[in-house]
Context: one part of a larger RNA
RNA sequence: AGCGCAUGGUGAAUGCCUUGGCUCUCAGAGGCGAAGAAGGACGUGACAAGCUGCGAUAAGCUGCGGGGAGGAGCAAAUAUCCAUUAUAUCCGCAGAUUUCCGAAUGGGGCAACCCACCAGGCUGAAGGCUUGGUAUCACGCUGUGAGGCGUGAAGCAAACCCGGAGAACUGAAACAUCUUAGUACCCGGAGGAAGAGAAAACAAAAGUGAUUCCCUUAGUAGUGGCGAUCGAACGGGGAAUAGCCCAAACCGCAUCCGUUUUGGCGGGUUCGGGGUUGAAGGACUACAGUUAUUAUUAUAAUUAUGAAGGGGAAUAUUUCUGGAAAGUAUGACCACAGGGGGUGAAAGUCCCGUACCUUUAAGUAAUUAUGGUAUAUGUAGUAUCCUGAGUAGGUCGGGACACGAGAAAUCCUGAUUGAAACUGCCGGGACCAUCCGGUAAGGCUAAAUACUCCUGAGAGACCGAUAGUGAACAAGUACCGUGAGGGAAAGGUGAAAAGCACCCCGAACAGGGGAGUGAAAUAGUACCUGAAACCGUGCGCUU
Numbered sequence: 001a002g003c004g005c006a007u008g009g010u011g012a013a014u015g016c017c018u019u020g021g022c023u024c025u026c027a028g029a030g031g032c033g034a035a036g037a038a039g040g041a042c043g044u045g046a047c048a049a050g051c052u053g054c055g056a057u058a059a060g061c062u063g064c065g066g067g068g069a070g071g072a073g074c075a076a077a078u079a080u081c082c083a084u085u086a087u088a089u090c091c092g093c094a095g096a097u098u099u100c101c102g103a104a105u106g107g108g109g110c111a112a113c114c115c116a117c118c119a120g121g122c123u124g125a126a127g128g129c130u131u132g133g134u135a136u137c138a139c140g141c142u143g144u145g146a147g148g149c150g151u152g153a154a155g156c157a158a159a160c161c162c163g164g165a166g167a168a169c170u171g172a173a174a175c176a177u178c179u180u181a182g183u184a185c186c187c188g189g190a191g192g193a194a195g196a197g198a199a200a201a202c203a204a205a206a207g208u209g210a211u212u213c214c215c216u217u218a219g220u221a222g223u224g225g226c227g228a229u230c231g232a233a234c235g236g237g238g239a240a241u242a243g244c245c246c247a248a249a250c251c252g253c254a255u256c257c258g259u260u261u262u263g264g265c266g267g268g269u270u271c272g273g274g275g276u277u278g279a280a281g282g283a284c285u286a287c288a289g290u291u292a293u294u295a296u297u298a299u300a301a302u303u304a305u306g307a308a309g310g311g312g313a314a315u316a317u318u319u320c321u322g323g324a325a326a327g328u329a330u331g332a333c334c335a336c337a338g339g340g341g342g343u344g345a346a347a348g349u350c351c352c353g354u355a356c357c358u359u360u361a362a363g364u365a366a367u368u369a370u371g372g373u374a375u376a377u378g379u380a381g382u383a384u385c386c387u388g389a390g391u392a393g394g395u396c397g398g399g400a401c402a403c404g405a406g407a408a409a410u411c412c413u414g415a416u417u418g419a420a421a422c423u424g425c426c427g428g429g430a431c432c433a434u435c436c437g438g439u440a441a442g443g444c445u446a447a448a449u450a451c452u453c454c455u456g457a458g459a460g461a462c463c464g465a466u467a468g469u470g471a472a473c474a475a476g477u478a479c480c481g482u483g484a485g486g487g488a489a490a491g492g493u494g495a496a497a498a499g500c501a502c503c504c505c506g507a508a509c510a511g512g513g514g515a516g517u518g519a520a521a522u523a524g525u526a527c528c529u530g531a532a533a534c535c536g537u538g539c540g541c542u543u
Stems, first nucleotide, its partner, number of pairs: 001542009015528001016492002020463002022460007029452002031156002039101003042055003046078001050074002061095006070082003106115003116134007136153007160191001161189004171178001175225001201208002212239005222230001243444003246388001250273003254269006278422001280387004284381005294374012309358003315331002318329001320327001332349002334338001340352003393417008403429001424439005479486002499527001502514004
């Protein structure tokens, strides 16, 4: 030095565990903000660095309710206190306080700072203290006007939604039309959903009857450098269902203007009544007729739900093993409870609970009653009047429709034109006729649908510390970067600290040897298990 056996060190894999994650389901909630938010800065404890809580009333103050022996957060120790049968701690609801910054709003500013003015109070005074107010914009009211008064807005927030604006890489095996895609990104706006919505709709000789969503029709008909691609509808089956209001004709109050023979007439404006549609309807004229219907709002009562909570069954001081019984053996018991967790190993009957029962505050919902507000009829006649205009439509240019200009209907509109008036007008995929369907140019509308920053309950052929969130730990922390931004590592003694009194070696507050604790100390806080690489020690063999 090599090999073998044994035994250690180092090292952290592996196994086991789970406080944390991930993905869903059901329910709730779907907003917060000038009454100052979200998010922060700085403070606040007997001692106090971090986290948490809170705000100069500062780990807290008040009221009400609950609860009942221990408490003064994480967090051990010391000190000082509180409470012990009901004002402790603690839990719930409601309130008070809530510095400074931040939309930040008196002015300024390098956020958490600086400097003012007006009014009131304190003061002998002060570059003093204290309370309240003082930004902008929009709308409304008011004023001759400068202005004044009132109401509202702003900012933040995960996705979902609507609108405006809008790429490229990519695919087409290159690339230009096309595709990616009306996607990403940006801007505006809203709601718990949004948008859409009560036929100027579909259909086809038969009919349907607002919208939305799902399954299908169907990768069909089509579209397409007929390439790559893109891609319907009718019809059928479901989910959920709900329908309404104006403008106008006509009537009326008020007011203004014009005219006038001063009786009035005409016109404009605000407001009220009336009226709302395609078997056209309404106005108008004539006649008839009535006390109900529904919606909404306020108050009260009742009921339900509803916070923290309360009650809540049933085993043995038996056997064995063991440090420990919940294991084993034997014998009992409960069960509307044998979900789950804990307890010194594996517990229906030990503890917390669970099934079930129960209590109500705030609030929410429903019903009833009362009051207010809103809403509602029929027949006949059809002469007259009304029924949404720079609109419909045309032309040119774009865009949307599955449809790329095509034979291209339909929808939107930048330019330019431009009707009709119910014997009207639009559509049925160029266009025309017949036929059929509808009634544009005003508006509102629940449900079925989409989403989850958040709350509660529950689930998992999801992960188990190099996994699962970046984060199981003082994690968006430490650290890096001028900055935008980037971004970790790091879990486990034991059932219980019983965390090694005392002695010894040592310079020792290092480390170790005894002794002691413990089931175990090769469980000693460099702490469960403790693989390998790597480094030793002892013995054997070989050179």

Large-subunit ribosomal RNA, domain I from a Bacteroidales bacterium, 543 nucleotides, folded computationally.
Model confidence (mean pLDDT): 83 of 100.
The RNAcentral record of the full RNA draws on ENA.
Rfam family: Bacterial large subunit ribosomal RNA. Its family is annotated with ribosome and structural constituent of ribosome in the Gene Ontology.